Predicted 3D model of a 72-nucleotide RNA (transfer RNA) from a Bacteroidaceae bacterium.
Its Rfam family is "tRNA". It is annotated as a transfer RNA. Gene Ontology term of the family: triplet codon-amino acid adaptor activity.
Its mean pLDDT, the model's own confidence on a scale to 100, is 83.
Order: sequence, then structure tokens, then C1' cells
RNA sequence: CGCGGGGUGGAGCAGUGGUAGCUCGUUGGGCUCAUAACCCAAAGGCCGGAGGUUCGAUCCCUUCCCCCGCUA
Repeated sequence: CGCGGGGUGGAGCAGUGGUAGCUCGUUGGGCUCAUAACCCAAAGGCCGGAGGUUCGAUCCCUUCCCCCGCUA
């Protein structure tokens, strides 16, 4: 240089055109003599950047950045 995979709340991951969700964690409350467990609720993401297509983009196209792998 070329090819492939990936980038989505603090962490790990879903979501293949129509208002972005799950588990864990965090915070508050309940329960308990108390802690853990369990139950309820809340906060936290403009989906790596920019441009394009579309009525509408996390999703499709182009380009750039970063990570992993393969090849030479």
C1' cells in the first nucleotide's frame, strides 16, 4: 500500500430506513435490627468527524480519523 471486521450512556453489547434499547454499574426510595440479595424509580447516549441520497439516516453512498485482524 491492499483486503476484512469494528467505533452506539461509566462498562459489555443489541438495533439493516420511521421518536435508540438490554444487562451490569451509579443515584434515590422500599424491604431488613443491619448488610447483601430482592423490588420500585431516576439520571446518563444529538449513535467517531464531515458531506451526500431520502419526506425521514445509528442504518444506504463518499471521504477522513481511531482500534483489531489478514496479506505482501